[in-house]
Context: one part of a larger RNA
RNA sequence: GAUUGAACGCUGGCGGUAGGCUUAACACAUGCAAGUCGAGCGGAAACGAAGGUAGCUUGCUACCAGGCGUCGAGCGGCGGACGGGUGAGUAACGCGUGGGAAUUUGCCUAGUAGUGGGGGAUAGCCCAGAGAAAUUUGGAUUAAUACCGCAUAAUCUCUACGGAGUAAAGGUGGCCUCUCCUUGGAAGCUAUCGCUAUUAGAUAAGCCCGCGUUGGAUUAGCUUGUUGGUGAGGUAAAGGCUCACCAAGGCGACGAUCCAUAGCUGGUCUGAGAGGAUGAUCAGCCACACUGGAACUGAGACACGGUCCAGACUCCUACGGGAGGCAGCAGUGGGGAAUAUUGCACAAUGGGCGCAAGCCUGAUGCAGCCAUACCGCGUGUGUGAAGAAGGCUCUAGGGUCGUAAAGCACUUUAAGCAGGGGAAGAAAGCUGUUGUGAGAAUAUUGCAGCAGCUUGACGGUACCUUCAAAGGAAGCACCGGCUAACUCCGUGCCAGCAGCCGCGGUAAUACGGAGGGUGCAAGCGUUGUUC
Numbered sequence: 001g002a003u004u005g006a007a008c009g010c011u012g013g014c015g016g017u018a019g020g021c022u023u024a025a026c027a028c029a030u031g032c033a034a035g036u037c038g039a040g041c042g043g044a045a046a047c048g049a050a051g052g053u054a055g056c057u058u059g060c061u062a063c064c065a066g067g068c069g070u071c072g073a074g075c076g077g078c079g080g081a082c083g084g085g086u087g088a089g090u091a092a093c094g095c096g097u098g099g100g101a102a103u104u105u106g107c108c109u110a111g112u113a114g115u116g117g118g119g120g121a122u123a124g125c126c127c128a129g130a131g132a133a134a135u136u137u138g139g140a141u142u143a144a145u146a147c148c149g150c151a152u153a154a155u156c157u158c159u160a161c162g163g164a165g166u167a168a169a170g171g172u173g174g175c176c177u178c179u180c181c182u183u184g185g186a187a188g189c190u191a192u193c194g195c196u197a198u199u200a201g202a203u204a205a206g207c208c209c210g211c212g213u214u215g216g217a218u219u220a221g222c223u224u225g226u227u228g229g230u231g232a233g234g235u236a237a238a239g240g241c242u243c244a245c246c247a248a249g250g251c252g253a254c255g256a257u258c259c260a261u262a263g264c265u266g267g268u269c270u271g272a273g274a275g276g277a278u279g280a281u282c283a284g285c286c287a288c289a290c291u292g293g294a295a296c297u298g299a300g301a302c303a304c305g306g307u308c309c310a311g312a313c314u315c316c317u318a319c320g321g322g323a324g325g326c327a328g329c330a331g332u333g334g335g336g337a338a339u340a341u342u343g344c345a346c347a348a349u350g351g352g353c354g355c356a357a358g359c360c361u362g363a364u365g366c367a368g369c370c371a372u373a374c375c376g377c378g379u380g381u382g383u384g385a386a387g388a389a390g391g392c393u394c395u396a397g398g399g400u401c402g403u404a405a406a407g408c409a410c411u412u413u414a415a416g417c418a419g420g421g422g423a424a425g426a427a428a429g430c431u432g433u434u435g436u437g438a439g440a441a442u443a444u445u446g447c448a449g450c451a452g453c454u455u456g457a458c459g460g461u462a463c464c465u466u467c468a469a470a471g472g473a474a475g476c477a478c479c480g481g482c483u484a485a486c487u488c489c490g491u492g493c494c495a496g497c498a499g500c501c502g503c504g505g506u507a508a509u510a511c512g513g514a515g516g517g518u519g520c521a522a523g524c525g526u527u528g529u530u531c
Stems, first nucleotide, its partner, number of pairs: 001531002004528001006527005013377006019370002021335001026333003030330003035078003040075002043071002047069002051064006085288003094213007103205002108201008116150001118148002126139005156165003170193006179186003214260003221251003226248008263285004267278004290311005313324004341367001343366003349363001350361004380410004390401004416467001418466004425458001429453010475520005480501003486515005496503002
C1' cells in the first nucleotide's frame, strides 16, 4: 500500500447493487416449510346450488334420491431419495484431473409385440368392546389401476442346445357406419390417458485404476481376512465383499503405522511474476441430520420434517403407559467483540401431483432491518471590501479566520408536501372460430393460426411532470521526524503521549485546551486478519 462475512469509538442526508451467527454440530416455545390425483376404488362427515315433501313466523327450519358441484376420513397410484440446511466427521479413490469394465436406471424419446379369462381377501362403513391418552381387540359385510392363480408369449432368461420358464389393468370423452336389441343403448366403433414384455437412446447413479492433495521421526516398524490362490455364497455389478481349505505373504526412510489439524474444488485476496494466504456469498462434488446401531419400502435411501432398537435430554400421565428432535424459514434462550422480520405472494422462474382447470411449494420472487461493503448523488451557484462585528495573535502599527459571513441576484438535483400521468416484468389459461391430422363421421380430439375475456406479491413501483422554499443535510483523524500541516495559554519527569525514534524536571510546534492549518469525507480513526 492493498484486503476483510469484520468489531469498537465519534459522527451520520439520499439512492442503487451485493452481503449479513466466522462463537455452542448448544437447547428450543409457537406458526409455517410435501403434497397431490374423484379421469384408479368403495363411498358421503362438511359446504354449496337447484328440485320435491311437511311445518308455518313467507323465507326460515326439518326431511327426501350421492343425483349435481364438490369432498372429511379410508384403500390405491405417483411424489416425500428433489428442492432447502450445516461442515461435526473425513488425510480418504473423499476431492481434482485423466482413463477403465463387470453394472443398474422410475418419469422421458424412438421401435416391436401384447392388453384374454377367472378367484379369494382387506381397509372404510356397521355392531360389540379395552384404554386417561397414544392407540387398539373381536364379529359381520364391501370395492378397485390393491392382491393371487390360469391362458398366451419371444429378438427375454436358463440350458446338458433336446428343451424348460416368465406378463398385463383398466379409466375417460364421443358416436351409431357395421352386428344385436331399437326413444336410445351395448359386449360394437372411435379418440385419448394408461398397463405388460422387450430393444435402443437419453438422463441419473454405483464400481475400479494412474497422478496430485497439511504438519510431526521428541511416532520406526505395521498387518492375521492380514497378502495371494482354489471353490462356494452374496451383490444391479468386478472384488476377502463374506465363508471353507491351501500357501506365507503384503506395506515401510520414495516415510508405513501412530498423533495432531482439516470438508475438497472452480475460485477469492495479495503480488510485476514466481509464489504465499484462503475456501464467506455463487457453482460442482462429498459427508451429516439429538448420539450410536439396524434394516424395511422403493427405479433410487440404509431415508433432515419415514420405521425399529439402545442412550442422553425435554414434555404429558388417571403411574399402567405414551410423545418429541429447527445443521428448513422466521423466532426464543444461551455463548459471544459480533450478524436481521415470528413480513407479502405464488404474479414470474423452477419443482411435485393431475387429462386439465388447478392445488401445494419459507425453493423462488419481493418487501423489512443494518453506512457491513462497493458505486453514484447531495449538503447550493454567482456576486459581494465598509476587508463589518467577533475570535486568535501581535514588535500595539498591524496580521489572520476572510469573499468567508451579512447583503443582492439565481437555480431546485436529491429529500419533502400535495396533485396528475405511468410502463416492462404476461408467457400462458378459458371461450369461440378457421385450417390441417386421426376417424365411418357434420361426435370427439391432437397441432397451428385468428378474435374476445381474464391473470402483478413487489406497488401509493420505476420513470415523466406540476408546486414552494437555500430552505432539513459535515464530520473524523492528524499537525516533532518518518509524514502533508504552527502559534498562544495551562502543566512542570506531574498529569499524560507513544507505530518506531522518543517527548514532559518553568519559555513543550511531541502532554491538555484554544486559534489556525493539513488529509480524507457520509464517513473518519483504532484494533484484529492475510499478502
This is a predicted structure of a 531-nucleotide part of an RNA (small-subunit ribosomal RNA, 5' domain) from an uncultured prokaryote. The full RNA is in RNAcentral, with records from ENA. It matches the Rfam family "Bacterial small subunit ribosomal RNA". The coordinates come from a structure-prediction model, not an experiment, and the mean pLDDT is 83.